[in-house]
């Protein structure tokens, strides 16, 4: 990639438990993803701070990288 099939993944939201907070684990959940697998490199956004990250978001955008299933 085909209004095809077979796999996956999991947003709010609830619970627990870590974190100063952003957030992150784990179980429910399913809003959505065709890389919504990994990787903070470039933006870029979030905390905290006098300003900054050295802390985070890979489900903000582009770059790396590696992979399932498959017709015409």
């Nucleotide at each position: 990639g085909a209004c095809a099939a077979a796999g996956g993944c999991a947003a709010a939201c609830u619970a627990u438990u870590c974190g100063a907070a952003a957030g992150a684990a784990u179980a429910g959940g399913g809003c959505g993803c065709a890389a919504a697998g990994c990787c903070a490199c470039a933006g870029g956004c979030c905390u905290u701070u006098u300003a900054a990250a050295u802390g985070g978001c890979a489900g903000c955008u582009g770059g790396g990288u590696u992979a399932c299933c498959g017709a015409a």

Background
Predicted 3D model of a 72-nucleotide RNA (c-di-GMP-I riboswitch aptamer) from a marine sediment metagenome. The prediction has a mean pLDDT of 83. Its Rfam family is "c-di-GMP-I riboswitch aptamer". About the family: GEMM was predicted in a large-scale screen for bacterial structured RNA regulatory elements. RNAcentral holds the sequence, with entries from MGnify.